[in-house]
Molecule: transfer RNA
Organism: Candidatus Microgenomates bacterium
RNA sequence: GCCGGGGUAACUCAGUGGUAGAGUAGCUGUUUCGUAAACAGCAAGUCGACAGUCCGAUUCUGUCCUUCGGCU
Numbered sequence: 001g002c003c004g005g006g007g008u009a010a011c012u013c014a015g016u017g018g019u020a021g022a023g024u025a026g027c028u029g030u031u032u033c034g035u036a037a038a039c040a041g042c043a044a045g046u047c048g049a050c051a052g053u054c055c056g057a058u059u060c061u062g063u064c065c066u067u068c069g070g071c072u
Base pairs, nucleotide, nucleotide: 001071002070003069004068005067006066007065010024011023012022013021018055026042027041028040029039030038048064049063050062051061052060
């Protein structure tokens, strides 16, 4: 330099045009002499950035940033 994959909650990942979800972690409650476990609930997101298409973009397109891999 060229090519490709990834970027979504604190962490690991779903979601591929129509209100953004799960598990773990966190907080509260129930239970217990107490802790853990279990159960119930709560909170936590400018969906990497900027443009474009569209009635509508996390999703499609372009450029860039970042990360991983391949080729040279």